[in-house]
Molecule: Bacterial large signal recognition particle RNA
Organism: Clostridia bacterium
RNA sequence: CCGUGCUAGACGGGGAGGUAGCGGUGCCCUGUAACCCGCAAGCCGCUAGAGCGGGGUCGAAUUCCCACCUGCGGGCUGUGACCUGUGGGGACAGCCCGAGGCAAGUGGCGAGGAGGGCCGGGUCCUGCGCGGCGCGGGCUUAUGAACCCCGUCAGGUCCGGAAGGAAGCAGCGGUAAGUAAGUGACCGCGGGUGCCGCAGGAGUGCCUAGCCGGAGUUAACUGCCCCGGUAGCGCCCGGAGGCCCAGGACAAGGGUGGGUGCACGG
Numbered sequence: 001c002c003g004u005g006c007u008a009g010a011c012g013g014g015g016a017g018g019u020a021g022c023g024g025u026g027c028c029c030u031g032u033a034a035c036c037c038g039c040a041a042g043c044c045g046c047u048a049g050a051g052c053g054g055g056g057u058c059g060a061a062u063u064c065c066c067a068c069c070u071g072c073g074g075g076c077u078g079u080g081a082c083c084u085g086u087g088g089g090g091a092c093a094g095c096c097c098g099a100g101g102c103a104a105g106u107g108g109c110g111a112g113g114a115g116g117g118c119c120g121g122g123u124c125c126u127g128c129g130c131g132g133c134g135c136g137g138g139c140u141u142a143u144g145a146a147c148c149c150c151g152u153c154a155g156g157u158c159c160g161g162a163a164g165g166a167a168g169c170a171g172c173g174g175u176a177a178g179u180a181a182g183u184g185a186c187c188g189c190g191g192g193u194g195c196c197g198c199a200g201g202a203g204u205g206c207c208u209a210g211c212c213g214g215a216g217u218u219a220a221c222u223g224c225c226c227c228g229g230u231a232g233c234g235c236c237c238g239g240a241g242g243c244c245c246a247g248g249a250c251a252a253g254g255g256u257g258g259g260u261g262c263a264c265g266g
Stems, first nucleotide, its partner, number of pairs: 001266006009058003012030004020047005035055005064259007073250001076247003080244001082242003086238004092234001094233002096229003100225003104222003107218003116212003120208004124201006130194002133190005138183006149174004157166003
C1' cells in the first nucleotide's frame, strides 16, 4: 500500500413548552440519497454512560468525532421607535369654545369731513286732552204668561121674582221679568289702544339736525397677549397586544482546518 472480517460510531439535528433533570411522543424551524415496528400528555422511558424493547443497513470516512467562522429559527431582555385597545390624571405648551385687550397685515367707514367736543331734537317717564276699540247701562224694534198679570170679555156659570149685578175660560189687545237684534247721538268703565296734541321731568346709553375742528376710525378675518371653559383628541402616568429595531444566550444547515481503533492474509 492492497484485500477480507470486525468494533466504536452513524442512519438527522435544533427551538419553545414540559420536567428535579435528560430524552421521546404533540407544535415550530432547518436538513437529507439515507431505516422499520411497539410505548406515551390526567403522559411514556430513563438517571449524569440519562428514551426503553425488537429487527435491519452502512461502517473507519463525502457519511463518525473536535475546534473555529457563518447562520435559518423560536424564545428572553430593552425609560428603543411606531400602531391599536385599556385604566387613571390634569385644564398643560396644542386642536376646539367663550370673554377681554393690542392694532402689524387684510377688509369696512372717512376731505361728499373720521374719532372727539358744544348745543338742540328723538328714543324714556308722569299728568291732562283728543281719537279709536271693547264692555256695561240707557234707548229703539221684535218676541214674551194654560191658571196664580192688566183691559175687553162671545159662549157658558153664579146671585136676584124682576130690573139688574158679579166672577170669569177661550179669543183679541197690552204688559213684566226674560230672550234676540240694532245703536249715529247719550252715560259709565277698561287696555298689550294711537307715525295724535299739550305741559312737566329724567338723562347722555343709543340715533340724529346744526356748529367747532381737521385725520383718523373700526375690530369682521389673520396675528399676538391675557382670563376662563371643555376630558373628544393631543399631553402625562400605568398596564396589555401587534409590528419593527437593538442586545446577549441557544442554535438547524453551510464553510474551513484537524483527528479516528482491532484482527488476519498478500